[in-house]
């Protein structure tokens, strides 16, 4: 450089163009415990990569970019 994939809380991972972006680990607080662990409640944590477009309406479609990555040369 060419082409094709990915990109969503800390970390994994879902969501047909339409409700407040679901869940799992994890973290925190709280109940139990002598204490911890296990369990049980509950909270906090997303500008959906960055920026435009299309649309009433975008995580979701387009268009360039940025970061990883497979592959061709």
């Nucleotide at each position: 450089g060419g082409u094709c994939c990915u990109g969503u809380g800390g970390c994994c991972c879902a969501a047909u163009g339409g409700a407040u972006a679901a869940g799992g680990c994890g973290u925190u607080u709280g109940c139990c415990u002598c204490c911890a662990a296990a369990g049980c409640a509950a909270a906090a944590g997303a500008u959906u990569g960055u920026g435009g477009g299309u649309u009433c309406g975008a995580u979701u479609c387009c268009c360039a970019c940025c970061a990883g990555g497979a592959u061709c040369g």
The RNA shown here (transfer RNA) has 73 nucleotides and comes from Cordylochernes scorpioides. The coordinates come from a structure-prediction model, not an experiment, and the mean pLDDT is 81. The sequence is in RNAcentral, with records from ENA. The organism belongs to Cordylochernes, within Eukaryota.